[in-house]
Record summary:
This is a predicted structure of a 62-nucleotide RNA (Fluoride riboswitch aptamer (crcB RNA motif)) from Mycoplana azooxidifex. The sequence was found by an Rfam model in a public genome assembly.

RNA sequence: CCGUGUGAUGGGGAUGGAGCUCCCCGACAACCGCCAUGACGGCUGAUAGCUCCUGCCAGAGG
Numbered sequence: 001c002c003g004u005g006u007g008a009u010g011g012g013g014a015u016g017g018a019g020c021u022c023c024c025c026g027a028c029a030a031c032c033g034c035c036a037u038g039a040c041g042g043c044u045g046a047u048a049g050c051u052c053c054u055g056c057c058a059g060a061g062g
Base pairs, nucleotide, nucleotide: 010025011024012023013022016053017052018051019050020049021048033043034042035041
């Protein structure tokens, strides 16, 4: 330097960041919310889960 094989690295879990836990995927993947309609349309949540922060919404008090 070339060839072959194996493994690691890695990615994702409906809108942001961090830690922990769980699950999924192997790039042809995991993942890309729900309801309703012929069509128009409507609804919840910053989490997969927990905690904290940021942003947003509602109510109350000073």